[in-house]
Large-subunit ribosomal RNA, domain II from Candidatus Hodgkinia cicadicola, 719 nucleotides, folded computationally. Its Rfam family is "Bacterial large subunit ribosomal RNA". Rfam links the family to the GO terms ribosome and structural constituent of ribosome. The coordinates come from a structure-prediction model, not an experiment, and the mean pLDDT is 81. The full RNA is in RNAcentral, with records from ENA. Taxonomically the source falls in Candidatus Hodgkinia (Bacteria, Pseudomonadati, Pseudomonadota, Alphaproteobacteria).
Context: one part of a larger RNA
C1' cells in the first nucleotide's frame, strides 16, 4: 500500500431560552431525613437484620413568585435628586390605525380576557470541570546512572633497533695565573630516525555498509604533560573540561526513568448514516490587538405588530464634484504703458532733459490648480402626496441559535507605484468565493444565463453556420494582394481606393528645338565686385518673352544654366489636407508554435439583409416535494397558483446499530450469521427466496446509548 476491527461534541452542577405536561383567578415546590410495598444479595432455615434500586406517602427548612425606589435610614403605586407640589430618573398604569383643534360618534384590523407564576421532562445554548479527538518544544518532584566517556586518587605492566653526543672527569699540550687546545672517558634530552603501542592527515571505497563511524593507501607521537590493566572518587542547575559547549551508558545549551498529567496549545489535522426548506461574511468599532475574541451590519427559527416595505412617473429640496473660469489665492507667457531702481550721455559736481536695461503697478491678448472659485451640471441622496407595480411578500420590534470579520478578479471613480505589476489601497457595481449548462481551442472571477427529476427533430441567447464540427460554400454593395486577416509604437514612403483644389484641344505636364535682350558693368565698396564677396535700391525700355537675375563658373570678365516666351508633339497633368484598407519599422533560444488545426483571396476586412445552428435559460408533456388557496354536487392519488443551485451555518422530516420496559411471535420440518440474482422506498435502508450454517433470533408500541468511518505521516492484526 490493500483488507478489517477500534477511533473524536460526552458527563456533572449551576443558569439562559424554548417545546410538552401538573397545578395556579396567587400561588407553585419541597431538601436532608422518615414510613410502607416490591425484587435482588448474605446469612439461616421461615423469622429478622444489612445494603442498594423503582414507586407511594409524610416532612413547609429553604427557594421562586405576588412592588418598587433610593447607598441608607426609609417612604411605598410610588419613590430619588432638591428649598420645592418645578423639573428630571427608575417603577405602577397603558391594543392599533383612520378621520379631527381636541374630544366624542362611526368605520376597518388584531387579541381574548386584565396581578402570572412554578415544578419536573426533553431539547438547544452558555459557565465551571481534561470538556470534540489525537499532537509540543517545556517546567517541577523524588529516584536511577561514571562497566561508555572526562578528571582526579591507589597500585600493576608497557616502550624492537638505529643516531645525535649536554653537564663533568682523565691524560697531553698550553699560560706568571685565570684559562685556552687536542684526544679520550661520560651518557643528558618533554633530543633525531623508525617497530610494538597509541592516535587519526589526507584520499578513495563503503552509504537498504563487514560496521548506528568501518576497510585499503598515506600519515603523528612514540622516556614522556608517554601508553595501559585493576580497584576507587566526583551526579544533572550538579559533576567533569590543556576550553570544543566537549564528556557524563549509540541521549546533553542541562542525562535517564517514574511521578504531577489527560500540563498548556489563539497553532497544524482529523470528526463516521439520509432528505427536505432557508441560506451569509471575509466590512465598522475596540483589543499587548492584527492567524484570536467581544459588540454592531449579513444569515436562520420563533412569536408579536401590521397600508408600517421596494420600484416607476411626479413635486420639493441641500450640494460644490464632472465641466468651465480667472473674480480672489497661488503659479506662468507676449504685447503696450511705465512710477521707481540701475547705467550711460551730460555738467567742475549736481539736478532737469534725453537714451538703455530690468521691474510694481495698469491695460490688451492667450494659459495652469487636490489642499483656487464669480459659476456649475448628470447621477446620487433625504422627504411629501395621488396613482399604478410587486407583494402567500417586504418591512418593524422582542427572543434562541449561529457563522463570519485571510478575500479574490473585472468595469467605472481617485490615491501610492513608472496613468509599470496576476501590485497595493479606498468608493461604486458585476461575477467568483458558495454556480453546474452554452460560448471565448484549453481558462473560478470575461459573455450569455441561474440545474428539483424524466422527455421532446417545440422556439430562442451569447456564439456560430468550407471540412474537423449542428447550421449559408446565402443575397446586395465596397475595400484590401499583405496569407492583412491570423501580435506592436515612434517614425518612414510615387503601395491602393475615396473627397477636394488648381491648369488643359484658345493644346497642358514632360520632352526636343529656338529665344533669354536693352540703358547697365545700377549705386556704394573695393586691388578687382560687369546679374551672382558685402551693403543699399529693385527702376525703366524693348518685346512673342527675358529677375538690376536660381544656381554652377572666374583674379576680375567670359562661358555654362534656371525663372520666363515661340515652335514641334498630342490627352490629361499637377497639388495641399482629410478620410478607408494595406507596406517597412519587425531579431532567441527543445519543433511549425501570434488563426485550435487543415486549410481559405475569401472560408478576409466594411455596410445592409435574409434562413438556420445554438444552452441544463424558455415553451410543451409527465412525475416528485415545499408553501398557500379553492370546491353550490363530487372532498379526492382533486383542482389552481408561488417555488425546490448552494459552501459556513439555522431549522425540520427520518434510516439503522447495541441494549431495556410492556404486549406478542418466530426457530433442529433449521435462529443469528456468510454468499447469491431479480423486487420495495427520492434516500439512509427494507423484506422475499435459494444455498451455507447449526441455537437462538424478532415483531409492534415506547425508552437509554460505548450509536454509523475514507481520510487524522490515526491504533492494532493479517497479506
Nucleotide at each position: 500500500g490493500u483488507c478489517a476491527a477500534c477511533g473524536a461534541c460526552u458527563u456533572a452542577a449551576c443558569g439562559g431560552c424554548g417545546g410538552a405536561a401538573g397545578c395556579a383567578c396567587a400561588g407553585c415546590u419541597u431538601a436532608a431525613g422518615c414510613u410502607c410495598u416490591u425484587u435482588u444479595u448474605c446469612c439461616u432455615c421461615u423469622a429478622a437484620a444489612c445494603c442498594a434500586a423503582c414507586g407511594a406517602g409524610c416532612g413547609u427548612a429553604g427557594g421562586c413568585g405576588a412592588a418598587g425606589c433610593g447607598a441608607a435610614a426609609g417612604c411605598g403605586a410610588g419613590u430619588c435628586c432638591c428649598a420645592a407640589a418645578c423639573g428630571g430618573g427608575c417603577g405602577u398604569c397603558c391594543g392599533u390605525u383612520c378621520c379631527a383643534a381636541a374630544a366624542a360618534c362611526c368605520a376597518a384590523c388584531g387579541a381574548a380576557a386584565c396581578a402570572a407564576g412554578u415544578u419536573u421532562c426533553c431539547g438547544c445554548c452558555g459557565u465551571u470541570a481534561a470538556a470534540c479527538c489525537c499532537g509540543a518544544a517545556a517546567c517541577c518532584g523524588a529516584g536511577u546512572g561514571a562497566u561508555c566517556u572526562a578528571a582526579c586518587c591507589a597500585u600493576u605492566g608497557g616502550c624492537a633497533g638505529g643516531c645525535c653526543g649536554a653537564a663533568g672527569g682523565c691524560c697531553g699540550u698550553u699560560u706568571a695565573a685565570c684559562u685556552a687546545c687536542g684526544g679520550c672517558c661520560g651518557g643528558a634530552g618533554g633530543g633525531c630516525c623508525g617497530a610494538a603501542c597509541u592516535c587519526g592527515u589526507a584520499u578513495c571505497u563503503g552509504u537498504u555498509g563487514c560496521a548506528a563511524a568501518a576497510g585499503g593507501u598515506u600519515g603523528a607521537g612514540a622516556u614522556g604533560a608517554c601508553c595501559u590493566g585493576u580497584g576507587g572518587u566526583u551526579a544533572g542547575a550538579g559533576g567533569u573540561g590543556a576550553a570544543a559547549g566537549g564528556c557524563c551508558a549509540a541521549u546533553c545549551a542541562a542525562a535517564c526513568u517514574c511521578g504531577g498529567a489527560g500540563a498548556u496549545a489563539g497553532c497544524u489535522g482529523g470528526u463516521u448514516c439520509u432528505c427536505u426548506g432557508c441560506g451569509a461574511a471575509a466590512u465598522c468599532u475596540a483589543u499587548u490587538u492584527a492567524a484570536g475574541u467581544a459588540g454592531a451590519g449579513c444569515g436562520u427559527c420563533g412569536a408579536a405588530c401590521c397600508g408600517a416595505u421596494g420600484a416607476c412617473c411626479g413635486c420639493c429640496g441641500g450640494g460644490g464634484u464632472a465641466g468651465a473660469g480667472c473674480a480672489c489665492u497661488g503659479g506662468a507667457u507676449g504685447a503696450g504703458c511705465g512710477a521707481a531702481a540701475u547705467g550711460a550721455c551730460g555738467u567742475c559736481a549736481a539736478a532737469c532733459c534725453c537714451c538703455a536695461u530690468u521691474u510694481a503697478c495698469c491695460u490688451c491678448a492667450a494659459c495652469c490648480a487636490a489642499a483656487c472659485u464669480c459659476c456649475g451640471a448628470a447621477u446620487a441622496c433625504g422627504g411629501c402626496c395621488u396613482u399604478u407595480c410587486a407583494g402567500c411578500a417586504u418591512g418593524u420590534u422582542c427572543g434562541g441559535c449561529a457563522g463570519a470579520c485571510a478575500c479574490a478578479c473585472u468595469g467605472c471613480g481617485a490615491g501610492c507605484g513608472c496613468u509599470a505589476a496576476c501590485g497595493u489601497c479606498c468608493g461604486c457595481a458585476g461575477u467568483g468565493g458558495a454556480g453546474a449548462g452554452g460560448g471565448a481551442a484549453a481558462c473560478a472571477a470575461c459573455c450569455c444565463a441561474g440545474a428539483u427529476u424524466c422527455c421532446g427533430u417545440g422556439a430562442u441567447a451569447a456564439g456560430g453556420u468550407c471540412c474537423c464540427c449542428a447550421a449559408g460554400u446565402c443575397c446586395a454593395a465596397g475595400c484590401u494582394c499583405a496569407a492583412c486577416g491570423u501580435g506592436a509604437a515612434a517614425g518612414g514612403a510615387g503601395g491602393u481606393c475615396c473627397a477636394c483644389c488648381u491648369c488643359c484641344u484658345u493644346g497642358a505636364c514632360a520632352a526636343u528645338u529656338g529665344g533669354g535682350a536693352u540703358g547697365u558693368a545700377g549705386g556704394c565698396u573695393c586691388a578687382g565686385a560687369a546679374g551672382c564677396g558685402g551693403c543699399c535700391a529693385c527702376c525703366a525700355u524693348u518685346c512673342a518673352a527675358a529677375g538690376a537675375g536660381u544656381g554652377c563658373g572666374u583674379a576680375a570678365c567670359a562661358g555654362c544654366u534656371c525663372a520666363c516666351c515661340g515652335a514641334u508633339u498630342u490627352a490629361g497633368a499637377g497639388g495641399u489636407u482629410g478620410g478607408g484598407c494595406g507596406c517597412c519599422g519587425a531579431a532567441a533560444a527543445u519543433g511549425u508554435a501570434u488563426c485550435g488545426g487543415g486549410a481559405c483571396u475569401a472560408a478576409g476586412c466594411u455596410u445592409a439583409g435574409u434562413a438556420c445552428c445554438g444552452a441544463a435559460g424558455c415553451c410543451g408533456g409527465a412525475a416528485g416535494u415545499g408553501c398557500g388557496a379553492c370546491c353550490a354536487a363530487c372532498c379526492g392519488u382533486g383542482u389552481c397558483g408561488c417555488g425546490c443551485g448552494g459552501u459556513a451555518g439555522c431549522a425540520g422530516a427520518g434510516c439503522g446499530u447495541u441494549c431495556c420496559g410492556c404486549a406478542a411471535c418466530c426457530g433442529u420440518a433449521g435462529a443469528a450469521g456468510a454468499c447469491g440474482a431479480a423486487u420495495u422506498g427520492c434516500a439512509a435502508a427494507a423484506g422475499c427466496c435459494g444455498u451455507u450454517g447449526g441455537a437462538g433470533g424478532u415483531u409492534g408500541c415506547g425508552g437509554a446509548a460505548g450509536u454509523g468511518a475514507g481520510a487524522a505521516u490515526g491504533u492494532u492484526g493479517a497479506c